[in-house]
Molecule: Purine riboswitch aptamer
Organism: Pygmaiobacter massiliensis
């Protein structure tokens, strides 16, 4: 100076998770469709925003044509923090 290994100690990345922004898991049109049912499929709006755009209970109203109220749950993109560990650096 250069290889193994051990310990320690310092930041740094990853990290389960948590926050938080975003959206309200929404709203808008078209075409089909069912009635023991209340869907289906397609397009668009909504995020300085990629995807998602649904699923279960409750309750209510309609009767060949329209569906309403309320709960509960998420993804995914950005930002913050982050336990156990694990990596490679440095001393």
């Nucleotide at each position: 100076g250069a290889a193994u290994a051990a310990u320690a100690a310092a930041g740094c990345a990853c990290g389960a998770u948590u926050c938080g922004u975003a959206u309200a898991u929404u709203u808008u049109u078209g075409a089909g469709g069912a009635u023991u049912g209340g869907c289906u499929c397609a397009a668009a709006c909504g995020u300085u925003u990629c995807u998602a755009c649904c699923u279960c209970c409750c309750u209510g109203c309609c009767g060949g044509a329209a569906c309403g109220g309320g709960g509960a749950g998420a993804c995914u993109a950005c930002g913050a923090g982050g336990a156990a560990g694990u990596g490679a650096u440095u001393u």